Record summary:
A computed fold for a 546-nucleotide part of an RNA from a metagenome, annotated as small-subunit ribosomal RNA, 5' domain. Its Rfam family is "Bacterial small subunit ribosomal RNA". Rfam links the family to the GO terms ribosome and structural constituent of ribosome. Model confidence (mean pLDDT): 82 of 100. The RNAcentral record of the full RNA draws on SILVA.
[in-house]
Context: one part of a larger RNA
RNA sequence: GAACGAACACUGGCGGCGUGGAUUAGGCAUGCAAGUCGAACGAGAAAGCUCCCUUCGGGGAGUGAGUAGAGUGGCGAACGGGUGAGUAACGCGUGGGAAACCUGCCUCUUAGCGGGGGAUAACAGUUCUAACGAACUGCUAAUACCGCAUACGACCUCUUGACCGCAUGAUCGAGAGGUGAAAGCUGGCCUCUUCUUGAAAGCUAGCACUGAGAGAUGGUCCCGCGUCCCAUUAGCUUGUUGGUGGGGUAAUGGCCUACCAAGGCGACGAUGGGUAGCCGGCCUGAGAGGGUGUCCGGCCACACUGGGACUGAGAUACGGCCCAGACUCCUACGGGAGGCAGCAGUCGAGAAGCUUCCGCAAUGGGGGAAACCCUGACGGAGCGACGCCGCGUGAGUGAUGAAGGCCCUAGUGGUUGUAAAACUCUGUCAGAUUGGGAAGAAAACCUGGUGGAUAAUACCCAUCAGGCUUGACGGUACCAUCAGAGGAAGCACCGGCUAACUCCGUGCCAGCAGCCGCGGUAAUACGGAGGGUGCGAGCGUUGUUC
Numbered sequence: 001g002a003a004c005g006a007a008c009a010c011u012g013g014c015g016g017c018g019u020g021g022a023u024u025a026g027g028c029a030u031g032c033a034a035g036u037c038g039a040a041c042g043a044g045a046a047a048g049c050u051c052c053c054u055u056c057g058g059g060g061a062g063u064g065a066g067u068a069g070a071g072u073g074g075c076g077a078a079c080g081g082g083u084g085a086g087u088a089a090c091g092c093g094u095g096g097g098a099a100a101c102c103u104g105c106c107u108c109u110u111a112g113c114g115g116g117g118g119a120u121a122a123c124a125g126u127u128c129u130a131a132c133g134a135a136c137u138g139c140u141a142a143u144a145c146c147g148c149a150u151a152c153g154a155c156c157u158c159u160u161g162a163c164c165g166c167a168u169g170a171u172c173g174a175g176a177g178g179u180g181a182a183a184g185c186u187g188g189c190c191u192c193u194u195c196u197u198g199a200a201a202g203c204u205a206g207c208a209c210u211g212a213g214a215g216a217u218g219g220u221c222c223c224g225c226g227u228c229c230c231a232u233u234a235g236c237u238u239g240u241u242g243g244u245g246g247g248g249u250a251a252u253g254g255c256c257u258a259c260c261a262a263g264g265c266g267a268c269g270a271u272g273g274g275u276a277g278c279c280g281g282c283c284u285g286a287g288a289g290g291g292u293g294u295c296c297g298g299c300c301a302c303a304c305u306g307g308g309a310c311u312g313a314g315a316u317a318c319g320g321c322c323c324a325g326a327c328u329c330c331u332a333c334g335g336g337a338g339g340c341a342g343c344a345g346u347c348g349a350g351a352a353g354c355u356u357c358c359g360c361a362a363u364g365g366g367g368g369a370a371a372c373c374c375u376g377a378c379g380g381a382g383c384g385a386c387g388c389c390g391c392g393u394g395a396g397u398g399a400u401g402a403a404g405g406c407c408c409u410a411g412u413g414g415u416u417g418u419a420a421a422a423c424u425c426u427g428u429c430a431g432a433u434u435g436g437g438a439a440g441a442a443a444a445c446c447u448g449g450u451g452g453a454u455a456a457u458a459c460c461c462a463u464c465a466g467g468c469u470u471g472a473c474g475g476u477a478c479c480a481u482c483a484g485a486g487g488a489a490g491c492a493c494c495g496g497c498u499a500a501c502u503c504c505g506u507g508c509c510a511g512c513a514g515c516c517g518c519g520g521u522a523a524u525a526c527g528g529a530g531g532g533u534g535c536g537a538g539c540g541u542u543g544u545u546c
Stems, first nucleotide, its partner, number of pairs: 001546004006542003010538001013391006019384002026347003030344003035075003040072002048063006082302003091227008101219002106215007114148001116146002123138006154179009164169001184207006193200003228274003235265003240262008277299004281292004304325005327338004355381001357380003363377001364375004394425004404416004429487001431482002434480003440473001445467008490535005495516003501530005511518002
């Protein structure tokens, strides 16, 4: 000198863009943060209102409404969001390999979607319990569950041919035997069949469903190289190192297991200890390098602590389950409930870091055929000079060089100083009981045209044209109008380094200080004043890095 997720002192007008719990991965009140589908399925209220009956207590019907709330089932909940504890590791970075692998939803291709069965929740009843909740009996549905049929592919076993590879081996083909699927829903129509008005088990379209192949996406595993400090850590290792058989996994492998052999690593630093998430980047520097990993992006790990599996295409399963522990809460003392390192917010420790805000209008995600619903992701607003940037606090003229202050050689002196006053203007920002007013919005939806599909001028899909809506921010930005210099300057320094000097006070005292050093009676170094210098909504100090 530059920089910072900074803090502190003094001061503080406006705006834009960023940024804001670095310490206790300490404890958490409260609300919200993951739902959705009735076009998979069965069932299905109440209040209110209207009417009727009434012994005036009440009862019934309709509507509310096939609505609410619950249940079965599907998909999602493994994403998105947070944190950096652990980890010195194939964790990360980079470059390769998988002839050792998986992949829901999505795209393309291909073959199908036949015919049956038995349950169960919801519901009703009974019982236990303080609560959480649980047990038994009975009824019922499905795209829930289970057999059967079928098998173009696929998989397994056996036989066999071709061809290729760095090895284990891979790919393609032929034959025989064996194994294994499926589910419907919605809209439209009458060409064919049946009753014949119009419907259906018929046709058709869309969305689903099943087998197979390919792709895309996402993941898993392996390897080379790189990745902090300590030798005042020198030896470490028994599933250890390798082999064979077996198990397990999507898959290789001591990953696990039985047996066999006795190996494997290490001064090119094993083992042990300390510290630490890694990177793109960021800061500094001419560079080489050094430091760092906050925000944003990629990867990893974690979710009160430790362990475990289940479900699933996929699990570190944050807002899932089970066990143990610590802590908090409820309890009728028998037993139960909980997990903010999600968004706000609270206490604590700390020098120190924000609103218990608005909205799904946009972008994106989940569900749904869609309308739509959900979304503390996200878009915005709020708070903080925390940072960067921009603007303003007026401009011009103005000498009697006014008054006052300070200094002095004491004068018709110097300085503050064009500074003020005064006159003439301007109108940024802030202000206003003024007026106008955005972009961010394209879709979805409706109507019509064309094309596809079809028996079809329905329906559906694609495309084009027209129409109708949808904005949290926000009556915000911006524009115009009004008024009026009015509301807006401080902080540090002035001995040298280092730009800027005098007076008074003090008298090795009080004090200053980054280094050198000042102060003991004329201190440009302490304190005050006048003046000056620097920066300016900031300026200094402290801390840290180069």